[in-house]
RNA sequence: CUCUUAUCCAGAGUGGUGGAGGGACGGACCCUGUGAAGCCCGGCAACCUGUAAUGUCAUACCAAAGACAUUAUGUUGGUGCCAAAUUCCGCGGAAUGAGAAUUCAUUUCCGAGAGAUGAGAA
Numbered sequence: 001c002u003c004u005u006a007u008c009c010a011g012a013g014u015g016g017u018g019g020a021g022g023g024a025c026g027g028a029c030c031c032u033g034u035g036a037a038g039c040c041c042g043g044c045a046a047c048c049u050g051u052a053a054u055g056u057c058a059u060a061c062c063a064a065a066g067a068c069a070u071u072a073u074g075u076u077g078g079u080g081c082c083a084a085a086u087u088c089c090g091c092g093g094a095a096u097g098a099g100a101a102u103u104c105a106u107u108u109c110c111g112a113g114a115g116a117u118g119a120g121a122a
Stems, first nucleotide, its partner, number of pairs: 002121007013041001015040003021031003025090004042082003047078002050073008086114001091111005096105003
């Protein structure tokens, strides 16, 4: 970098440092010298891992080890995250509204795409 898969309306700082940007991209709209990004500390969460319980594999019976699944826990570790729904929209469709109509648009909803993160694969 590519592919597969799960999740993305919850949660998390009146700290230190730093000194002008940040919210992926385009548009909109926001955050920010009442201090942005980055770094350190702190915290949140539970994807993987760990631990515990239960169940299945187990159709002769038992089920120690093992594998898998579910639930719990939140520390041993690996990540991740800590304004706003992934800030909203972007492409298609449904409902609704406007218009004589091609059509357009407010709002609501569904899906796709793109993106982020984890796990796995090539």
This is a predicted structure of a 122-nucleotide RNA (SAM riboswitch aptamer (S box leader)). Its mean pLDDT, the model's own confidence on a scale to 100, is 78.